The prediction has a mean pLDDT of 86. This is a predicted structure of a 701-nucleotide part of an RNA (large-subunit ribosomal RNA, domain II) from a Chloroflexota bacterium.
Context: one part of a larger RNA
RNA sequence: GCCGGCGAGUAAAUUUCAGUGGCUGGUUAAGCAAGGGAGCUUGCGGAGCCAGAGCGAAAGCGAGUCCGAACAGGGCGUUGCCUUAGGGCAGGUCGCUGGGAUUUGACCCGAAACCGGGUGAGCUACCCAUGGCCAGGGUGAAGUCAGCCUAGUCGGCUGAUGGAGGCCCGAACCAUUUGACGGUGCAAAGUCACUGGAUGAGCUGUGGGUAGAGGUGAAAUGCCAAUCGAACCCGGAGAUAGCUGGUUCUCCCCGAAAUGCAUUGAGGUGCAGCCUCAGAGAAUGUCUUCUGGAGGUAGGGCACUGGAUGGGCUAGGGGGCUUAACGCUUACCAAACCCAACCAAACCACGAAUGCCAGAAGAUUAAUCCUGGGAGUGAGCCCGUGGGGGAUAAACUUCACGGACAAAAGGGAAACAACCCAGACCACCGGCUAAGGUCCCCAAGUGUGCGCUAAGUGGGAAAGGAUGUGGGACAGCCCAGACAGCCAGGAGGUUGGCUUAGAAGCAGCCAUCCUUGAAAGAGUGCGUAACAGCUCACUGGUCGAUGCCAUCCCGCGCCGAAAAUGUAACGGGGCUAAAGCGCACCACCGAAGCCGUGGCUUGUUCCGCCUUUGGGCGGAGCAGGGGUAGGGGAGCGUUCCGCUCAGCUGUGAAGCCAGCCUGUAAGGUCUGGUGGAGCGUGCGGAAGUGAGAAUGCCGGC
Numbered sequence: 001g002c003c004g005g006c007g008a009g010u011a012a013a014u015u016u017c018a019g020u021g022g023c024u025g026g027u028u029a030a031g032c033a034a035g036g037g038a039g040c041u042u043g044c045g046g047a048g049c050c051a052g053a054g055c056g057a058a059a060g061c062g063a064g065u066c067c068g069a070a071c072a073g074g075g076c077g078u079u080g081c082c083u084u085a086g087g088g089c090a091g092g093u094c095g096c097u098g099g100g101a102u103u104u105g106a107c108c109c110g111a112a113a114c115c116g117g118g119u120g121a122g123c124u125a126c127c128c129a130u131g132g133c134c135a136g137g138g139u140g141a142a143g144u145c146a147g148c149c150u151a152g153u154c155g156g157c158u159g160a161u162g163g164a165g166g167c168c169c170g171a172a173c174c175a176u177u178u179g180a181c182g183g184u185g186c187a188a189a190g191u192c193a194c195u196g197g198a199u200g201a202g203c204u205g206u207g208g209g210u211a212g213a214g215g216u217g218a219a220a221u222g223c224c225a226a227u228c229g230a231a232c233c234c235g236g237a238g239a240u241a242g243c244u245g246g247u248u249c250u251c252c253c254c255g256a257a258a259u260g261c262a263u264u265g266a267g268g269u270g271c272a273g274c275c276u277c278a279g280a281g282a283a284u285g286u287c288u289u290c291u292g293g294a295g296g297u298a299g300g301g302c303a304c305u306g307g308a309u310g311g312g313c314u315a316g317g318g319g320g321c322u323u324a325a326c327g328c329u330u331a332c333c334a335a336a337c338c339c340a341a342c343c344a345a346a347c348c349a350c351g352a353a354u355g356c357c358a359g360a361a362g363a364u365u366a367a368u369c370c371u372g373g374g375a376g377u378g379a380g381c382c383c384g385u386g387g388g389g390g391a392u393a394a395a396c397u398u399c400a401c402g403g404a405c406a407a408a409a410g411g412g413a414a415a416c417a418a419c420c421c422a423g424a425c426c427a428c429c430g431g432c433u434a435a436g437g438u439c440c441c442c443a444a445g446u447g448u449g450c451g452c453u454a455a456g457u458g459g460g461a462a463a464g465g466a467u468g469u470g471g472g473a474c475a476g477c478c479c480a481g482a483c484a485g486c487c488a489g490g491a492g493g494u495u496g497g498c499u500u501a502g503a504a505g506c507a508g509c510c511a512u513c514c515u516u517g518a519a520a521g522a523g524u525g526c527g528u529a530a531c532a533g534c535u536c537a538c539u540g541g542u543c544g545a546u547g548c549c550a551u552c553c554c555g556c557g558c559c560g561a562a563a564a565u566g567u568a569a570c571g572g573g574g575c576u577a578a579a580g581c582g583c584a585c586c587a588c589c590g591a592a593g594c595c596g597u598g599g600c601u602u603g604u605u606c607c608g609c610c611u612u613u614g615g616g617c618g619g620a621g622c623a624g625g626g627g628u629a630g631g632g633g634a635g636c637g638u639u640c641c642g643c644u645c646a647g648c649u650g651u652g653a654a655g656c657c658a659g660c661c662u663g664u665a666a667g668g669u670c671u672g673g674u675g676g677a678g679c680g681u682g683c684g685g686a687a688g689u690g691a692g693a694a695u696g697c698c699g700g701c
Stems, first nucleotide, its partner, number of pairs: 001701006011104014025050003031044005054061002064076004080089003107246002110243001114236006125210009134200001136169003139165001143161007173197003178193004212228001214224003221230001249635006259272005273377002275374005281369002284367001285364009299350001300348002305344003309340004314334001316333002318330004380405001382403008410421003425599004430595003436589003439573003445586001447585006458575001464559002468556006476548002485542005491515003496510003521536001525534002600625011636690001638687006645680001647679002655674005661668002
């Protein structure tokens, strides 16, 4: 891992609601008796409980009572309804069944822990008692002796002797430094090599001691039997777990929430909201149109509250001049005021659309409200729109309105919860469409008409840039000759004045006139040290235009444009009067949408039949049948029990294997084989009642 088996809402008591049944006041409990009588059945047993009257905090009073001075007012109450007159319903009570609640382990498995009583120092820590062990080699302390020096038996030196040391080297022994191997090992800590200690705070045998709120610790929270921030065993014990996981057959109907308020509250819970089921009634609900309302948002605006720009005017201030004082001035700052143009969530003399409230009509149909039983949800997410936060960032965050996903499959978007289209009861080798598409992959047009694009733009991007190209608008020039080119002129006063070494059109400052003329600036650029020189403006000529030149708007393109494996920024191929873009049009394809045909089922209306009046069966019409949490309904199957079939069975039960048939499903019958002794039908009853998941448990492989 697979297969098989086992494996999770149970039981009791109390309570509440529903269904169903008895009685009409209901009902017995313990117990007793009878039966062959243990279970059981029947009878007895009225203690008790509920109901029968309420109101008040209570004393208490009582169809009333409480508050109150009240005979005032108010609160809570005062045996109900229908009837064909028999009764029925409601109500009450006692059972049974089911849904919930409470207390218990209370759906199952799961702690880390806490407490109690015990067991442990044969491992290990430390201690006590008593034993054992340490090859060999080296060094050579004190002391002693001798000699020498010396006055000296002090001291010194030399030699000998001596044999000290948590001394040195190094086996046993103890340790385990580093590396390798090992790492389903030789081994739940080892092996090899190397290494540290090796007369010491040494190593070690045996016996004994210290115990968990503890011991021991040359101290690491180390060790206390492969376990230690508090050992192990059993018990309290099914501790508790607002947490995680798991929770077993089928079909049918409906179908959420991820919000508000509160919370030692935030992944929990309570109440409300939203779902479901039942009941009784009532007036409703939703949509559209019209009518009438409240309101201060969008927008707009600037009288108000504030902000903010330019100009004017003008207090005040600053600067300058002047003064004894006054005063004068200013291209500075600037209130108020005026003019103009603006800004605002917390500005408004204005002011929508929607939405909201009410009324009326129409549509829709039961969608609304109420009471009660059962829930789940209370982590939401994305998109569009209106706002806040952020950076007019985020697949960001927080509100609001709507949608989708969640809980929604199908078609489109290459792929893609949320986008676009569209809500899947089942079947069909029928039809029409939606979004989106129609050259090939790939179903359907190489469709029609008129344009645009040349960039593979289409098929990624901005500020900004450009005689790209199509269309439009508008001004100017032009056969009295425009625009471009070419030829010629482009002069004189004058080198204007100033400045300057110089300044002559052309460093800079100021001025920018006059003359001649067809025209020519006190000079557009280059140039010189300064001149010179070249050139331009301007003019004439040449040439001969459905022309030239400028500005603005619109359509489509161009540049701007660099990324990591390999084209890789159309899904691909490939596409250029398109297979790109725009406008108009026709046709077709295209979904689980819609239609057609057949079938199942739910609700409702009607008809017929039956009926122990609850209902059942059949038919027709209308409207429904996506679905997680969850509510409701109806069933299948397993084990056992009672009754039943004068049931089946060695002429072959159960089980197992295979196959046909059959039911919407869970399933069921039958046939054959195997098997070899029990098993079923119908109606009821009771449950150890359904397995794929729990790192489930046990077994097998």
The RNAcentral record of the full RNA draws on ENA.